[in-house]
Molecule: Lysine riboswitch aptamer
Organism: uncultured Butyricicoccus sp.
RNA sequence: GAUAGAGGCGCGGUUUUCAUCAGUACCGUCCGCGAGGGCCCGCAGCCCCGCCGACCGGACGGGAAAGGGCAAACCGCCGAAGCUCCACAUCUGCAUGCGGCAGAGUCGGGCUGGACCGUCCGGAGAAGAUCCGCCGUGUCUGUCAUCUGCAUUUCCCAGAUGCUGGUGGAGAGCUAUC
Numbered sequence: 001g002a003u004a005g006a007g008g009c010g011c012g013g014u015u016u017u018c019a020u021c022a023g024u025a026c027c028g029u030c031c032g033c034g035a036g037g038g039c040c041c042g043c044a045g046c047c048c049c050g051c052c053g054a055c056c057g058g059a060c061g062g063g064a065a066a067g068g069g070c071a072a073a074c075c076g077c078c079g080a081a082g083c084u085c086c087a088c089a090u091c092u093g094c095a096u097g098c099g100g101c102a103g104a105g106u107c108g109g110g111c112u113g114g115a116c117c118g119u120c121c122g123g124a125g126a127a128g129a130u131c132c133g134c135c136g137u138g139u140c141u142g143u144c145a146u147c148u149g150c151a152u153u154u155c156c157c158a159g160a161u162g163c164u165g166g167u168g169g170a171g172a173g174c175u176a177u178c
Base pairs, nucleotide, nucleotide: 001178002177003176004175005174008078010077011076012075013074014073015072016071018069026062027061028060029059030058031057032056036049037048038047040100041099042098043097044096081112082111083110084109085108087106088105090104091103092102093101113141114140115139116138117136118135121133122132123131124130143169144168145167146166147165149163150162151161152160153159
């Protein structure tokens, strides 16, 4: 340098069912009000709707979906993946312009070995679900190094191997083969 592997509630993706979303958005009828209303936000705009009553409020009737979640199956994998910063000026959120904000995608840099638990805080979210982040001298676990003890190998020592325990490090690591 190449190839192949290991950690376990391991990581991510797709599909399907189910619950939630929610009796919400929206639609219809009726009543009331009376001039404006329509984008994620603001300003415009004259693109659309509106005195044939929009918007808003109430009553009745009907009534979703997406994202997120549990489970199952399948797929790709072990920096799997997650987060963050910068860049692009690429795309989306309006028939349109300007300025914001948010999301998606790509490259590069940085952090995190992995899983779980937990308070405040921050973000996403309909949400007390869940996810992400920070934090905790948190718990467990794998790996390497090192130290003590024990055992095996050996006539003995040294060395090597295995096991209990302690300490420390990080995946740019570890193991095996070439």